[in-house]
């Protein structure tokens, strides 16, 4: 250097072009003599970044960055 995979709340992950979700965490209430664990609710994401295509893009194309991995 050259292929590949992947990037989406605090963590690790879905979403087959039509307004982004479930877990686990965190917050409130309930439930307890208290915790725990259960049950309800809430907050938190301009989808890594430009562009292009499309009425419409997390989804398709280009071109970057980064991680991981393969290979010289």
């Nucleotide at each position: 250097g050259g292929g590949g995979c992947u990037g989406u709340g605090g963590c690790a992950c879905a979403a087959u072009g039509g307004u982004a979700g479930a877990g686990c965490a965190u917050c409130u209430g309930c439930c307890u003599g208290g915790c725990a664990u259960g049950c309800a609710g809430a907050a938190g994401g301009u989808c890594c970044c430009a562009g292009a295509u499309u009425c419409a893009a997390c989804c398709u194309c280009u071109g970057g960055c980064a991680u991981c991995u393969c290979u010289g």
Molecule: transfer RNA
Organism: Sphaerodactylus townsendi